[in-house]
RNA sequence: AUGGGCUAGAGCGGGGCUAGGGGUCCCGAUUCCGCACAUCCCCUUCAGGCGGCUCGAAAGCCCGGGGCGUUUUGUCUUUUAUGCAUGCCCUCAGCCUUAAGCGUUGACGUCCUGCCUCAUAUGGCGGCGCGACAUGUGAACCGGGUCAGGCCGAAAGGAGCAGCCCUAAGCGUUUUGUACCGUGCUUGUGGGAAACAGGAUCGAGUGGACGGUUGCGGCUCCUUGCAUAUCUGCCAAGGCAAACCGGGAAGCCCAU
Numbered sequence: 001a002u003g004g005g006c007u008a009g010a011g012c013g014g015g016g017c018u019a020g021g022g023g024u025c026c027c028g029a030u031u032c033c034g035c036a037c038a039u040c041c042c043c044u045u046c047a048g049g050c051g052g053c054u055c056g057a058a059a060g061c062c063c064g065g066g067g068c069g070u071u072u073u074g075u076c077u078u079u080u081a082u083g084c085a086u087g088c089c090c091u092c093a094g095c096c097u098u099a100a101g102c103g104u105u106g107a108c109g110u111c112c113u114g115c116c117u118c119a120u121a122u123g124g125c126g127g128c129g130c131g132a133c134a135u136g137u138g139a140a141c142c143g144g145g146u147c148a149g150g151c152c153g154a155a156a157g158g159a160g161c162a163g164c165c166c167u168a169a170g171c172g173u174u175u176u177g178u179a180c181c182g183u184g185c186u187u188g189u190g191g192g193a194a195a196c197a198g199g200a201u202c203g204a205g206u207g208g209a210c211g212g213u214u215g216c217g218g219c220u221c222c223u224u225g226c227a228u229a230u231c232u233g234c235c236a237a238g239g240c241a242a243a244c245c246g247g248g249a250a251g252c253c254c255a256u
Base pairs, nucleotide, nucleotide: 001256002255003254004253005252006251009055010054011053012028013027014026015025019044020043021042022041023040032052033051034050035049037048061248062247063246064245065244069240070239071238072237073236074235076233080229081228082227083226084225085224087222089218090217092215093214094213095212096211101206102205109201110200111199112198113197114196116192117191118190119189120188121187123185124183125182126181127180129178130177131176132175134173135172136171137170143166144165145164146163151158152157
């Protein structure tokens, strides 16, 4: 120097977590495979456990380059939520201008009255009672009168059922008086917002869509701004950093 066999070692990067390391977790990837553990597990600077596979003095180590990726901070941008504020954004109340409409066949306004409504009083109607008059009915027996027949009696007469008449309690009807209850009925009295109707008065505007403006109030919707958080990205400054490229050092055994 070459070839072969072995071994140490290695089998992606970042974040998060951790005193630190590996893993589960997140991102890029699919960066050896399988099993068990895990929002926590296993370890301790030689820093998980078990089984297999690959590289093996290079796919390990050092130096230089490189910069996929990940992460931190900051400005700006995009999305959404919340909070605060704001604006004709919302409600209300005015003012101005004008449209339709109405108006000397008298508008708008004012006054009166009515409809409407509330309360109250009276009457009407209805219901349920109480009383009075009249009238009808009304006692098998425990009301009255008269008492056929029959009964008692020698007779005069007597007691007396039915019937009839009158009436008691009761029941019914008409009329009337009265208390209570009810009512889309009348009338009276008082009160009442708007609307409608009638009358009187006044004498020229009234109206007020659209628009403009002022004020009080309100964030339900909408606009805008600020703050916090979140989302999508660009840029800047950093951290760590793979593949890949170049260079360097270089274990054991055997053979030539």